A computed fold for a 1480-nucleotide RNA from Bubalus bubalis bubalis, annotated as small-subunit ribosomal RNA. The coordinates come from a structure-prediction model, not an experiment, and the mean pLDDT is 84. NCBI's taxonomy places the organism under Eukaryota, Tetrapoda, Mammalia, Artiodactyla, Bubalus bubalis.
[in-house]
RNA sequence: AGAGUUUGAUCCUGGCUCAGAACGAACGCUGGCGGCACGCUUAACACAUGCAAGUCGAACGGUGCAAUGGGGCUUGCUCUAUUGCAUAGUGGCGGACGGGUGAGUAACACGUAGGAACCUGCCUGGUAAUGGUGGAUAGCUUCGGGAAACUGGAGGUAAUACAGCAUGAGCUCGAGAGAGGAAAGGCCUUAGGGUCGUUACCAGAGGGGCCUGCGGAUGAUUAGGUAGUUGGUGGGGUAAGAGCCUACCAAGCCGACGAUCAAUAGCUGGUCUGAGAGGAUGAUCAGCCACACUGGAACUGAGAUACGGUCCAGACUCCUACGGGAGGCAGCAGUGGGGAAUAUUGGACAAUGGGGGGAACCCUGAUCCAGCGAUGCCGCGUGAGUGAAGAAGGCCUUAGGGUUGUAAAGCUCUUUUGACAGGGACGAUGAUGACGGUACCUGUAGAAUAAGCACCGGCUAACUCUGUGCCAGCAGCCGCGGUAAUACAGAGGGUGCAAGCGUUGUUCGGAAUUACUGGGCGUAAAGAGCGCGUAGGCGGUACACUUAGUCAGGAGUUAAAGACCUGGGCUCAACCUGGGGGAGGCUUUUGAAACGGGUGAACUAGAGUGCGGAAGGGGAGAAUGGAAUUUCCGGUGUAGAGGUAAAAUUCGUAGAUAUCGGAAGGAACACCAGUGGCGAAGGCGAUUCUCUGGGCCGCAACUGACGCUGAGGUGCGAAAGUGUGGGGAGCGAACAGGAUUAGAUACCCUGGUAGUCCAUACUGUAAACGAUGAAAGCUAGAUGCUGGGGAGGGAUCUUCGGUGUCGUCGCAAACGCAUUAAGCUUUCCGCCUGGGGAGUACGGUCGCAAGAUUAAAACUCAAAGGAAUUGACGGGGACCCGCACAAGCGGUGGAGCAUGUGGUUUAAUUCGAAGCAACGCGAAAAACCUUACCCGCUUUUGACAUAGGGAUCGAGAGGAUAGGAGACUAUUUUCAUCGGUUAGGCCGGAUCCCAUACAGGUGCUGCAUGGCUGUCGUCAGCUCGUGUCGUGAGACGUUGGGUUAAGUCCCGCAACGAGCGCAACCCCUAUUCAUAAUUGCCAGCAUUAAGUUGGGCACUUUAUGGAAACUGCCACUGAUAAAGUGGAGGAAGGUGGGGAUGACGUCAAGUCCUCAUGGCCCUUAUGGGCGGGGCAACACACGUGCUACAAUGGUGGUGACAAAGAGGAGCGAAAGGGUGACCAGGAGCAAAUCUCGAAAAGCCAUCUCAGUUCAGAUUGCACUCUGCAACUCGAGUGCAUGAAGUUGGAAUCGCUAGUAAUCGCGAAUCAGCAUGUCGCGGUGAAUACGUUCUCGGGUCUUGUACACACCGCCCGUCACACCAUGGAAGUUGAUUUUACCUUAAGUUGGUGAGCUAACCGCAAGGAGGCAGCCAAUCACGGUGGGGUCGAUGACUGGGGUGAAGUCGUAACAAGGUAGCUGUAGGAGAACCUGCGGCUG
Repeated sequence: AGAGUUUGAUCCUGGCUCAGAACGAACGCUGGCGGCACGCUUAACACAUGCAAGUCGAACGGUGCAAUGGGGCUUGCUCUAUUGCAUAGUGGCGGACGGGUGAGUAACACGUAGGAACCUGCCUGGUAAUGGUGGAUAGCUUCGGGAAACUGGAGGUAAUACAGCAUGAGCUCGAGAGAGGAAAGGCCUUAGGGUCGUUACCAGAGGGGCCUGCGGAUGAUUAGGUAGUUGGUGGGGUAAGAGCCUACCAAGCCGACGAUCAAUAGCUGGUCUGAGAGGAUGAUCAGCCACACUGGAACUGAGAUACGGUCCAGACUCCUACGGGAGGCAGCAGUGGGGAAUAUUGGACAAUGGGGGGAACCCUGAUCCAGCGAUGCCGCGUGAGUGAAGAAGGCCUUAGGGUUGUAAAGCUCUUUUGACAGGGACGAUGAUGACGGUACCUGUAGAAUAAGCACCGGCUAACUCUGUGCCAGCAGCCGCGGUAAUACAGAGGGUGCAAGCGUUGUUCGGAAUUACUGGGCGUAAAGAGCGCGUAGGCGGUACACUUAGUCAGGAGUUAAAGACCUGGGCUCAACCUGGGGGAGGCUUUUGAAACGGGUGAACUAGAGUGCGGAAGGGGAGAAUGGAAUUUCCGGUGUAGAGGUAAAAUUCGUAGAUAUCGGAAGGAACACCAGUGGCGAAGGCGAUUCUCUGGGCCGCAACUGACGCUGAGGUGCGAAAGUGUGGGGAGCGAACAGGAUUAGAUACCCUGGUAGUCCAUACUGUAAACGAUGAAAGCUAGAUGCUGGGGAGGGAUCUUCGGUGUCGUCGCAAACGCAUUAAGCUUUCCGCCUGGGGAGUACGGUCGCAAGAUUAAAACUCAAAGGAAUUGACGGGGACCCGCACAAGCGGUGGAGCAUGUGGUUUAAUUCGAAGCAACGCGAAAAACCUUACCCGCUUUUGACAUAGGGAUCGAGAGGAUAGGAGACUAUUUUCAUCGGUUAGGCCGGAUCCCAUACAGGUGCUGCAUGGCUGUCGUCAGCUCGUGUCGUGAGACGUUGGGUUAAGUCCCGCAACGAGCGCAACCCCUAUUCAUAAUUGCCAGCAUUAAGUUGGGCACUUUAUGGAAACUGCCACUGAUAAAGUGGAGGAAGGUGGGGAUGACGUCAAGUCCUCAUGGCCCUUAUGGGCGGGGCAACACACGUGCUACAAUGGUGGUGACAAAGAGGAGCGAAAGGGUGACCAGGAGCAAAUCUCGAAAAGCCAUCUCAGUUCAGAUUGCACUCUGCAACUCGAGUGCAUGAAGUUGGAAUCGCUAGUAAUCGCGAAUCAGCAUGUCGCGGUGAAUACGUUCUCGGGUCUUGUACACACCGCCCGUCACACCAUGGAAGUUGAUUUUACCUUAAGUUGGUGAGCUAACCGCAAGGAGGCAGCCAAUCACGGUGGGGUCGAUGACUGGGGUGAAGUCGUAACAAGGUAGCUGUAGGAGAACCUGCGGCUG
C1' cells in the first nucleotide's frame, strides 16, 4: 500500500466482498511447562448453609471463674480484701467507610472551568475553662402473659447516661443599654505531677452541601409547552441561596440556536482501531453518580433519608399451637434458573489498609495468597551433530524413474522441561510468614515425558492421484460439481501458524462509501417549475477610537494509573517500578490592533434616483376586421360523392358532390416569420384604443453601501382535470359502426359526447429541459443576427446590452463545455449517497374530488448505471457483385418404375449422415461372403502378435469313407521328406501341451483428440512490424476520389512498409516452329482387295522443347494517372477457354464404422467360428433419377462420321449354330500393331392424333448366363399380357456458348448385377432492358437495452409454491396522562377532661412533656375518560423470489403506429386513445 466482482473488451460511477488489528468472548479439533493478568456481557431472577462490623471493664453498676491474703469455723463451706480472666446490660465511638451492582437517570448526573449564602465527628495549631447539685433508668430480684418472636407490673441501683444552678475570655441577638448560653470524668503516680478525655471559641487540613458558563446521543412521520408555571411583596423553612413552601399581586417564562414528547443510555480518566482527523466502546484498574426485594416515610447522627438500622404498604418465601411472627447475597464462597458462556461453600490476618481501645489486643470474604479455566499476553521445550544402500513402506509415473528424504534406521553427543535426592530464601528496619519446604541453587539416571490445527481455483503462500457424476456436497466474493473436478470426498505431497489452530459473533480499518482534513449534482444518484422576501449567512473605498473574535507572552488547572521518552528490578520478555516531557481544553492576567466585529464621521467604483432617447407577439380591458371550415336559404346542374394500400360503414334521385349568390355562428389569426423579439418562469403572434410592468443606450445632476443569497413564508405557474353559469363552428378522450387480423377492446376509415372557447372559483403538477440554482470578479480569438451610442467624407473602426456558430488555454470518465463555461476563484441556498421494494405504506398538512406534498421499513439481488469501442443485427441509408432477380431454354412437383430417407412392422429389418452444407450420401456393386444385426450350434491363451517351460518334427500337399446343417470330429490312403552350419539338436523354423502376462472388441464417448472432409467461398478479404492518435478497449494503415474479376491498380492522405489471400508461376486446350518417325501418316513415285507393301517423314498425328498476348501500337474519354471505349494487326485481345490451387476464421459442422488415439466398459464374452435368416418387409410421406404421355414422334429400312478408355484367372476376332439371350470356336494381343467395337442422333419410307403402330408397368409360359447355391433375393432373352399416363396445383430447380438441350460411347466396382457415379465425344440453340424487388455476399455509414450476438433481448396479466409487509370488525398487553374516591406509616398543625421524675413553688398548683383524637399532606389501591407503542386477527391489498406453465408481444432497429412524459378516459394483459410538452 491494495485486490476480486457489472463488459465480448474498455474507461468511469457505484455497491458488495476480501487481505489487517482487536476482544471479559463462545464453539470444533488438539493439548507439555512456567510467569503475569483476567473470569455471569444473559434473569437489578429466586436463594439453602457458613462467614462478610465490631470494639472499649482505663465510662458504669453488677455477675461468673480462678489465684492469693484475712475472718467465721462444722476442714470444706461461707464471708471479706486484692489481683487476673471472662462478660449480658447501661454508656461511648464505629455500623454514612470498606465491599457489590448499573436497574433508574438525557439530568448541573458526569467532565471541565469558576462562584458564594454554608456545615464539618475524628486530626493539627491556638485561646479560655473543667465549680456546685439533683432526679431517674436498664441490668438485677420478684410476680405475670405468650407456641414463638417478644412483653407487662412491682422493688431497688451506677455512670464520661440525663437535667438544672453558677461563671463566661471568646460566641449569638440587639442601634445601644443589655440579654442569652457549657462541661465529665477515667487511669497511672516517686503524690510534684503525667496522660487520656470533657466544654466553649478562633483558625487549619481534609470531607460534604448549593449555584453557574461550556461540552458530549437519536427522532420534526414529536411544534408548540408551562398555573407554583415566570417574577414581585409579606411570612415560613433550611447548615445554607432559592417558588424550597405558603398568602396576595402581576402575566409572565421556555421554544426551529429545536422547547415539549418518545425511545435509548450510568458519566469520565481511559480502551480498541486509524497516518491523522475521526469512528466505535465505557469489562478488569481509578474518579464521580445512582441503587440495595418493589414503593413511600422519617428517626438517630458531624455525616444517611442508611446494602448486612427502624416504620408502613405490596409481591414472594419460611415458621406457627392459626391467635400471630420471621426474611431480603446487586458483600465472599455456594445453589437452582436463564444462557453459546464465566471459577473454590479454600488459607491467613504474615504484609498493606480500616474500626475500636491508653495499651496488650480484638474484628476485618477489604486485602494478601492458594485452587479451577490455553480466556488472553509473554517466555521455554518436545532434542543436537553425523548419516545415501538415496533402505523398506506410502504416493505418483512417460515404467526409465521421481517424491516422502538426511527424513528414518545406525553411530556420536547434550539434559532445558519433567522425575528423584540434598540445600534453601527476599517479602520482616525488634518479634510475628498464610503463601511454603514455594521461588531459586546443586547432584543423579536417561532421548528419555511432550504436536497439532487450518489451508492448497483466483483474491492468497501451497498440486497430483483415486472416488463421485448438477448427485453427494463446497462456498467470504467471483463461483465449482451434468464421466478425465488442482474448487466435492479420501489419500500422497505441499504451504501457513504453532500449544495452539480454525470457525462464528462484534468493533475500527481498508471505505475519499457522509468527504473538517477529504466527495459530488449537463448525460452515472443528485439544481427546488419560477419569482418576491423574513430570520440567518456573507459583504465596497479611506480615516479615527475601541477590543467579547484574532494574535503573542505569563500564571493556574487538566487526580493517580494508562500512552510516550529514558533509567532500574524479576536469567529475558510479558509484568513491576523511579524520573522526565509534552500536546490539546478551560480559566485568569498583560500586551498588540493588521484582519474581522462595534461606534463615529467621510467617499463613490456596488446599488438606486433623475433627465434625454430608441426597440419589443411583456401584461390587462374594450372595440373592430378579413380569409377559411360548417350549417341554413335560394339558383345552376346530374349520378354519383366521400374515403382508403384496397374497401366498407356514411351522404345522395326526398337531388348529394361540384358551382354561384345570400345569411348565421363559433374558433383561430395565412403571408410578414427569422437558432428574430419580449418576459422570472409558465408563456406571448390580425388591427386599433385605454391602462400598465420590465429591460437597454446616452448624460453624470442626486442619495451614499441603501448590497448578494435566502431556511420557513408568500405569489405566479403549460396541458389535462373539478365546481357554477354561458357558449359550441372545427377538432375530438369515451362510445358506436366499418375494415385489417389467428384475435384487434389498437393503428386506418365514417360518425361522435365530455372537453377544447368565455366568466368566476379550485387544482399546483410536466422530458415545468440548457435534464446546467442565484450573484460577483478574472481568463485568446474568429464569424453571424439583434437594440442603442461614438469616430470617419466613405470604406470601415470602436463601445454597451442581448442572441447563435466555431474555437485557444483549462476542465471532463468520455461525449463534450469553452467570456451565455461544464475554466479559475468568492458568497449563499437546494439536493445526492448501490439496484429493486417505492416516490409506495402508515401518520401529518392541503384539496370538492382526482390527487398533491412530506416520506419509511421488512424483504431481496450482486449488481443496477454512464460514456465510448469492436462486432452482429435492423420490416435504417448509400454503393457494388453473383444464373440472385429479370429476359429465355429445359426440367422437378401429377403417372409408372428405379433408388435413398422417414415412418411403421419385425427375432433382426446392423450402424452412421439431418435446413442450405442428410436423403442414387458412407456403399467404385448386400444371393453365400461382404455383415457389423437376429435365431440356433460351437470355442476359450483364443482367427491374429510377443514372451517362458516341456514334448514332438518326415515344415507339407491332395484324395476317400463315416457322423453332422456346417464349423468340426474320427478313420484311411497317395505323393513328397525344411534352411543355415564351425557338423554339436549348434542356430533358425514348424506343430502340440502347460502356466500366465496378454490377445481381441464395427462396444461407448467426434462434446477428450489427431488426421481427413464439408460449408460460408475462389467470396476479397484477414493480419503484422514500426510510427502516430486515444487514459483505455481500440483507431489510423485497410477510410476517401477514381478503377478493377480482385485490398487489381492510380491519386490523395499520419502514415511508411510487410505477410497470408487475389493475380502470376503448374496442367489441359486453341496457333506455330524445331527435333524425332513406329504400331501413326501418304503429297509425289511404284504396288495392293486394303498405306497391303517398297519408299518418304512434306502433311495429319504422336511427344519433348521453344515461340506467341504485353492494353505492346493508334485514336478518344479520364486528372497529364490508373483505367475504360473503339480500331489495327493476329490462330487467339484485354484474367483467350477449362482445371488444379480454398487466406484469418465460422458452424463444440461430419467422421472413434477407413486409419490412429486418451479415458471408460466386456474377458467361457460385448471376443472367435459356423448354418440359416435379415439389411430387399409395406397402409403411407419426402428427396434424387429413369421412361413416357408422342408426329421436332413411333416403326421399318439405309448404313456415313467420333473421342476417350479397358484388356492376362483378361479382352476375345474370323468362319459356324440358335428368332434371341447365347453356345461353340479359339486367331491375335501385356497392345498408336490385336480385341472390346457396333457409335447414336442423321437420312429415306410409313403411320395421321387415337390411350393409338404412343407408352411400357404388371403378370403368365419357355429359356440363357454367372455362380457351391438365383426360394426369400441376380441380370438377360423370346412369345403372350398391355396398367397409370394426353405435359402436371401451390411451389420449386438447372443453365449465359461449344453452354443449355439432345445423342450415343467408355471406365471403375465386379463371378454375376448400373436408370447411379466418373469420363468421352457428336449435333447444337434462345436470352440478358436492367438492378425496383427475392436470396446470398462485400464496403462505408447510422441506431441498438443484442454479444450464446434477432432463432437476440424483453414487458404485463393469469395459474402454482414460498417469504416479508400494509389495511381490517375486533381481542389483548405495556406505558403515560387526567378527574374523582379511599388513605397506611411518617411529618406538621390543632386539641389534649387521660398520664406525667428532674425546673419554679412551703403547699395547692404551674411550666414543660406523653398517650389519645382531629385536620392537612401522601405511597399503594379503586372507578371512569384520553394519548402513545406492541402482539394477535376471519378476510383483503399490492410486493418479492421461484428450472422447464398459460395468453399475447408493449419496449430495444424507423422494433414494424418513433419513443418518453404530466393528466384524463378506456381495456384480459402488456397497453390504447385524447390534450399539451420533450428529443434522451